[in-house]
Molecule: small-subunit ribosomal RNA
Organism: metagenome
């Protein structure tokens, strides 16, 4: 620090996801040790049991028992001493308000921070003063008598105090009045003078005898601890204030003690805190009120920071203590382990009543994914009480449990290559696990055993000694110093030493990309994985296992949560033309912002100092535990707040001034700016009348419709409504919506020019107010045309549409409502700045002119093109989307959804505001390359057209489908499968079926062993394969043994497979297409995909060539080179040829010759080379000459980058899988040849341009020794006999046929046609039954030119006619060649098909056979509505009213004090009663939230469902 994911690819926008760190965690697998920490996040749910707050006898009175000793006894017992002034209890004091727990409530002065208290309190503690005198009356305990089950309680009697109550004294205390000074904004505070009134107390303990009495003690003295009062301090608290502190506006108004005042009350203290009266205020868009959520902070986690999240443990504050209410006591509480009341719950009960509160420590149940021991100790630290010893202390210190976290250590170290065995893999060679192991030599952390053994402990106290103070004192006490004694839960622990012996100690996750790490097997869209993208449908690095590897390591993964990455809420640090996003437009309030100059102030701002910002934590540094974690010391930091001082540039405030912003005035001209009234002409329609006659109208074509009752057409007259042609213009005006005939009236704004004036008066604008197209609504008019709805006619599969004929609302006017639009420049307003060019509208200046024009220039508006700059790009560009400032509005992934609910506006329709659940990993913008279009332009092709001949109809042949069958083997399926693989299925072929055999096999190889007839020939059995028998015993070297070769056999490796996968492949092939295209290097342009080149103007068969051009070149294609054919020359002359010469049996037969033909080698020739024209002077085209041939001469071979997962695993090769007495192999027989049918390709025909008979002429190219086979003979013929010649320019196949000549046939199912069938044959072959070809005779079917549709062909072509060859024993109508005869037509490119180039649109990219929308049906999910139902929270009115404070009463009761006549009375108190307030509760009525509800509504998702085809191309009606 980034990465993955939208696309064919690109850039951008934008979401989702990942890598990091963290946790009070949990879960899965695993688990050796230690240190330090941490451990109910859920039910503030309920709790058994134990413990957690007591202490003081030096405040006080009283005071046991058990036990033991002694005495006594009637042996039952009794008494006394000790136990012991002890236990337990009581009065009293102090503590119990701390410590410990929890986070329910609380959005608040609760908390944080800084202030205030001049408005307050503070026990214990410290310092300094003063005092501590004198009386009194009770009451617990205890005893007695009762009540009660108990808890408890009543009555009577006795008694003490540091308990309680008088009186005295008393101030520097308090209150009132008075007075001085200081401070203070004020209220007031401190200080000072005087006067008046009021208020205290308690004693305990030790010691002593100086003083008094007395010689013991007491009083007393003294010391000490207390007590009272006052001042000060310290500590702790109360109250008030500034600032900070969550979300919702779908919570906008709240408030009656409310806001203030006065009097009174209350409190420690201010205050509506409470009360009476008076006034009517107070709070709020700077968010009141209401709702929801939440303890706050130091800090903690994260982050570069700013921030975001969080508030466990530690520390500070607050709140709470079963729930609600209340007070009492007290210095302090409205009190966790106190009281009272109410409620719920639990327990006891004798049913009458009682008891209780773990959110203390342990622990239990429950809840939950989940959180520990009913441990030890007060040894340390701290707390309470006490004079102290000491007691208490679940605070605390320790131990236990838990990998929950952090930190440290270990599970061994060194050597060790036969690279062992084994696993895995393999191309079978090897590679890898791997120095890893084994083995050898060591070490001893840790573990086990044994031994030693700490720090934490020093105080208090006691003893002893000393010093000092006090004192009468050498006593005691107090303070200090030195010494001694006492004290350890942890724990015999940490640590150290010795012995032992590698011994007991490694797992988890991952390995497709992100992201480090790869292979084998299994599985086969199954099982499964997955954080995102996505894997899995037979070769899965993604599933499961193995091997190997990577990461971390006593842990590793997963899940959850937080921050980060995310600049994805943007202060730092984003945006709004088209991606989400500018309000439809204006006026204007609050608010925000604001021109120039001067002076002042100092709020903001800046600087300095001081205070504070607790400690801990973070950071730096030093130190202590062996190290670290951890702990300690010091420092820094704490960005904040406050106070004081200073500065005055900027902002602000105040004052004064200015004119440039803004405005006013005057003079002009422009304009569909607005409102009202009036006027006009043209057109449509209707009415009346005339003329006139059969149609009109409408459409792609029609029909509905109108018309003989007279339409349409035409002429004249009239009525009525709406809109204003031409001018008219990216011209004008207006804020926008919008505004278009003419005239008048009223009226708004802008612009230009100019003197003067005001003097910042400005800009923006949340709410608010107004305007606001069309449609729509209300009421009343109006209604010509047009025209939703509706009716009819067409179209169509349908047509609730498009087209046509009609037609009502509406459109128009008046008054009102609605308030929305793609209300768009998809671009808010204002100001300033930043190169230009060119139009246009209004006004002005200059120049010029008599004037108009022209030229130039300024201001305002409105367009186009373009620089810099900006932008993702497109584009914008002085009218900014550039550069800045100010203000407003809006956005934060797509869908759900502008929906639901709520509110508000509206008559309604509906508008404004505006979510969530759920769901997806995209949705989107711009541009690129393709593809496509019922888009456009240009061009080509037997593509159409023009022609010729066919197919489709018949019969047959052949292939295919289908069907059948034991099998009808397999493949090929639009063009580009179907006379295709197959250049030839009777057996073989053969792969299929049935049956019979065989298993190292039919063929091949290696190794090892055995053998030397297994071979061959003959015979027998059998359908044959096969089996048996007989005959027949290899070769070379070597003396031999033996070795080698060959062959057979046995065993083992392994063969074999036309079995599967052409979607694992190679190779080969088809096709687009012989179409003209496809690319590259360098350069340039672009962020990039890409573009350019290759586009453009011409031209060509051609990306062929020329020209131009940010391109210049090049490659594969095209062309050419190659073959063949056409002309000529040359070389050569047999098997070819014969012109001339000779011979001849008349046949180039012979001699001879090589001239010609021909053969086959080599050359020439054609190149737009020449001429003319057109053309850019080019390329080229047109015409011509010459020429055998002319513009590629004809034909062939040659097939670019690529497409179709095209075809082929059955040619071959090959990965993987399957099979191995079978899916191999051998044999026989059958099948591939079947046959209701359908299709393709052909042959033969339907006849006279013909058939038939006879005669006769002319080829080319091939083939031939297992062969072609002549002459001759036989057969009607197929053919046979026979064998000359020929390994071929020699011989043979071989007859060419159409043609030509002549004859017959005469339009008919025929002398056409030949299918079918019968008989008899021939040939090939082991064998023609299934199932060959041919011959002869006989038979003589369909068929008389072929529907829709469709194919081939542009010249030696079509058509037609034969001939040959491959395969092959035999078997072509097929295929491949070859020659003979030999046409017609092409105006042309509108249309069909295919293709090329350019351009355009696109929501397509598997690319239009694309994409995609909505209803319906089914399943499922969440949500809304709903008669209602249920529950929670809460407001309000009323009823009722516990405990309790306060007030009143207090006739009953009453010790202290006062008075008294001693009877009593008073004061005071208590009980009781009563009033206000008041919790729970009840009733009524609201609000709100949640759950649920028959039914219902839309929405999301789902594999292949149904119906259509709405959108994307002009998407077929933009």
């Nucleotide at each position: 620090a980034g990465a993955g994911u939208u696309u064919g690819a690109u850039c951008c926008u934008g979401g989702c996801u990942c890598a990091g760190a963290a946790u009070g965690a949990a879960c899965g697998c695993u688990g050796g040790c230690g240190g330090c920490g941490u451990g109910c996040c859920u039910a503030a749910c309920a709790c058994a049991u134990g413990c957690a707050a007591g202490u003081c006898g030096a405040a006080c009175g009283a005071g046991a028992a058990c036990g033991u000793u002694u005495c006594u006894u009637u042996c039952g017992g009794g008494a006394a001493g000790c136990u012991a002034g002890u236990a337990a209890a009581g009065u009293g004091g102090c503590a119990g308000a701390c410590g410990g727990g929890u986070g329910a409530g609380u959005a608040a002065c609760a908390c944080g921070u800084g202030g205030a208290u001049a408005a307050c309190c503070u026990a214990c503690c410290c310092u300094c003063g003063a005092g501590u005198g004198u009386g009194g009356a009770a009451u617990a305990a205890c005893c007695c008598c009762g009540c009660g089950a108990a808890a408890g309680u009543g009555g009577g009697g006795c008694u003490a105090a540091u308990a309680c109550c008088g009186c005295a004294u008393a101030a520097c205390a308090u209150u009132u009045c008075u007075u001085u000074c200081u401070c203070c904004c004020a209220a007031g505070a401190g200080u000072u003078u005087g006067a008046a009134a009021u208020c205290a107390a308690a004693g305990g303990u030790g010691g002593c005898c100086u003083c008094u009495g007395a010689c013991a003690u007491a009083a007393g003295c003294u010391a000490u601890c207390g007590c009272u009062u006052g001042a000060g301090g310290a500590c702790g608290g109360g109250u008030c204030c500034g600032c900070g502190c969550a979300c919702c506006a779908u919570u906008a108004g709240c408030u009656u003690g409310u806001u203030g005042g006065u009097g009174g009350g209350g409190u420690a203290a201010u205050g509506g805190c409470c009360u009476a009266c008076c006034a009517a205020g107070g709070c709020g868009u700077c968010g009141a009120u209401g709702g929801u959520u939440a303890g706050c902070c130091g800090g903690c986690c994260u982050g570069a920071g700013a921030g975001g999240g969080u508030g466990a443990a530690c520390g500070g504050c607050c709140a709470c203590a079963c729930u609600g209410g209340a007070a009492c006591u007290g210095a302090g509480a409205c009190a966790c382990g106190g009281u009272c009341c109410a409620g719920a719950c639990u327990c006891c009960u004798a049913c009458g009543g009682g008891a209780g509160g773990c959110a203390g420590c342990a622990g239990u149940g429950g809840g939950g994914a989940a959180u520990u021991u009913u441990u030890c100790g007060c040894a340390a630290u701290g707390g309470g009480c006490g004079a102290a010893a000491g007691c208490c202390u679940g605070a605390c210190g320790a131990a236990g449990c838990a990998a929950c976290g952090c930190c440290g250590c270990g599970u061994g170290g060194a050597u060790g290559a036969u690279g062992a065995a084994g696993g895995c893999u393999u191309u079978c060679g090897g590679g890898u696990c791997g120095u890893a192991a084994a083995a050898u030599c060591c070490u001893g952390u840790c573990g086990g055993c044994a031994g030693g053994u700490a720090u934490g402990a020093a105080a208090c106290u006691u003893c002893c000694g000393g010093u000092a103070a006090c004192u009468a004192a050498u006593a005691a006490c107090u303070a200090c110093c030195a010494g001694a004694a006492c004290u350890g839960a942890c724990a015999g622990u940490a640590c150290c030493u010795g012995c032992u012996g590698a011994g007991a100690a490694a797992g988890c996750c991952c390995c497709g990309g992100c992201u480090a790490a790869c292979u084998c097997c299994g599985u086969g869209c199954c099982a499964g994985c997955a954080g995102c993208c996505g894997c899995g449908g037979u070769a899965a690095u993604a599933c499961g296992g193995g091997g190997g590897g990577g990461g971390c390591g006593a842990g590793c993964g997963u899940u959850a949560u937080u921050c980060g990455g995310a600049a994805u809420u943007a202060u730092u640090g984003g945006g709004c033309g088209u991606a989400a996003a500018g309000g439809g437009c204006g006026c204007a309030u609050a608010g925000g912002u604001g021109g120039u100059c001067a002076u002042g102030c100092a709020a903001g701002u800046c600087a300095a100092a001081c205070g504070u910002g607790a400690a801990a934590g973070c950071c730096u540094u030093u130190g202590g535990c062996u190290u670290a974690a951890c702990c300690a010391g010091a420092g820094a930091a704490u960005u904040g707040c406050g106070u004081u001082u200073g500065a005055a540039a900027c902002u602000g405030c105040a004052u004064g001034a200015c004119u440039u912003g803004a405005g006013u005035u005057c003079g002009g001209g422009a304009g569909a700016g607005g409102a009202a009234a009036g006027u006009g002409g043209a057109a449509u329609u209707c009415c009346c009348a005339g003329u006139g006659u059969a149609g009109c109208g409408g459409u792609g074509a029609a029909a509905u419709g109108c018309g003989u009752a007279g339409a349409u057409a035409u002429u004249g007259g009239g009525a009525g409504u709406a809109a204003c042609a031409c001018c008219g213009g990216u011209g004008g005006c207006g804020a926008a919506g919008g505004c278009g005939a003419c005239u008048u009236u009223c009226u708004g704004g802008a612009c230009c020019g100019a003197c003067a004036c005001u003097g910042a008066c400005a800009c923006u604008g949340a709410g608010g107010c107004g305007c606001g197209a069309a449609a729509g609504c209300u009421a009343g008019g109006g209604g010509a045309g047009c025209a939703a709805a509706c009716g009819g006619g067409a179209u169509u599969a349908g047509a609730u549409a498009c087209c046509c004929c009609g037609g009502u609302a509406g459109u128009c006017c008046u008054a009102g409502c609605u308030g929305u639009a793609a209300a768009c420049g998809a671009u808010g307003g204002g100001c300033a700045c930043u190169u230009g060019g060119u139009g246009u509208a209004g006004g002005g200046g200059g120049u010029a002119u008599c004037g108009a024009c022209c030229c130039u220039u300024c201001c305002u508006g409105u367009g186009c093109c373009g620089a810099a700059g900006c932008u993702a790009a497109c584009g914008c560009a002085u009218u900014a989307a550039g550069u800045g400032c100010c203000c407003c509005g809006c956005c934060u992934g797509g869908g759900g959804a502008g929906u639901a609910c709520g509110g508000u506006c509206g008559c309604a329709a509906g508008g404004c505001u505006g979510a969530a659940a759920c769901u997806c990993a995209a949705a989107g913008g711009a541009a690129u390359u393709g593809a496509c279009g019922g888009g456009g332009g240009c061009c080509c092709g037997c593509a159409c057209a023009a022609g010729c001949g066919g197919u489709g109809g018949a019969g047959c042949a052949u292939g295919u489908g289908g069907u059948u069958c034991a099998a009808u083997u397999c493949g090929a399926c639009g063009c580009a499968a179907c006379g295709c693989g197959a250049a030839g299925a009777a057996c073989c072929u053969u792969a299929c079926c049935g049956g019979g055999g065989u298993u190292u096999g039919a063929a091949g190889u290696g190794c090892a062993g055995u053998u030397g007839a297994a071979a061959g020939c003959a015979c027998u059995a059998g359908a044959g394969a096969u089996a048996g028998u007989g005959c027949c015993c290899u070769c070379u070297c070597g003396c031999a043994a033996g070795a080698g070769a060959c062959a057979a056999u046995u065993g083992u490796a392994g063969a074999g497979g036309u079995g599967c996968u052409g979607c694992a492949u190679g190779g080969c092939u088809g096709u687009c297409g012989u179409c003209a295209g496809c690319u590259c290097g360098u350069g340039u342009c672009g962020u990039g995909a890409g573009a350019u080149g290759u586009u453009g103007g011409g031209u060509u068969a051609a990306g062929u060539c020329c020209c131009g051009c940010a391109a210049c070149g090049a490659g594969c294609g095209u062309a050419a080179c190659c073959c063949u054919u056409g002309c000529c020359c040359u070389u050569a002359g047999u098997u070819g040829c014969c012109a001339g010469c000779g011979g001849u049996u008349c046949g180039g037969c012979c001699g001879g010759g090589c001239a010609c033909u021909c053969u086959a080698g080599g050359g020439g020739g054609a190149c737009u080379g020449c001429c003319g024209g057109u053309g850019a002077c080019a390329a080229a085209c047109c015409g011509g000459a010459g020429g055998a041939a002319g513009g590629u001469g004809g034909g062939g071979a040659u097939g670019a980058c690529g497409u179709c997962a095209a075809g082929u695993c059955c040619u071959c090769a090959u990965g993987g899988c399957c099979u191995u007495u079978a899916u191999g192999u051998c044999c026989c027989g059958g099948g591939c040849u079947a046959c209701a049918c359908a299709c393709g390709u052909g042959c033969u025909a339907c006849a006279a341009u013909g058939g038939u008979u006879u005669g006769u002429a002319c080829a080319a190219a091939g083939g031939g020794u297992u062969g072609c086979g002549a002459u001759a003979c036989c057969g009607c013929a197929a053919g046979g006999u026979g064998g000359a010649g020929c390994c071929a320019a020699u011989c043979c196949c071989a007859a060419a046929a159409a043609g030509c000549a002549a004859g017959c046939c005469u339009c008919a199912g025929u002398u056409c046609g030949g299918a079918u069938u019968g008989u008899a044959g021939u040939c090939u072959g082991c064998a023609a039954c299934u199932c060959g070809a041919c011959u002869a005779c006989a038979u003589g079917a369909a068929g008389u030119u072929g529907g829709a549709a469709u194919c081939g062909c542009u010249a030696g072509u079509a058509a037609u006619c034969g001939c040959g060859g491959a395969u092959c024993a035999g078997c072509a109508u097929g295929c491949c060649g070859u020659g003979g005869u030999g046409a017609a037509u092409a105006c042309g490119u509108u249309c069909c098909c295919g293709g090329g180039c350019c351009u355009u649109g696109u929501a397509c990219a598997c690319a239009c056979c694309g994409c995609c929308c909505g209803u319906c049906a089914c399943a499922u999910c969440a949500c809304g509505a709903a008669a209602g139902u249920u529950g929670g929270u809460u407001g309000u009115a009323c009823c009722a009213g516990a405990a309790g404070u306060c007030g009143c009463u207090g006739a009953g009761c009453u010790a202290a004090c006062c008075c008294u006549u001693c009877g009593g009375g008073g004061a005071g108190g208590c009980a009781a009663g009563u009033g206000c307030c008041g919790a729970a509760g009840g009733u009524g009525u609201g609000a709100u939230c949640a759950a649920u509800g028959a039914u219902u509504g839309g929405g999301g998702u789902g594999a292949a469902g149904u119906c259509g085809u709405a959108a994307c191309a002009a998407g077929g009606u933009a």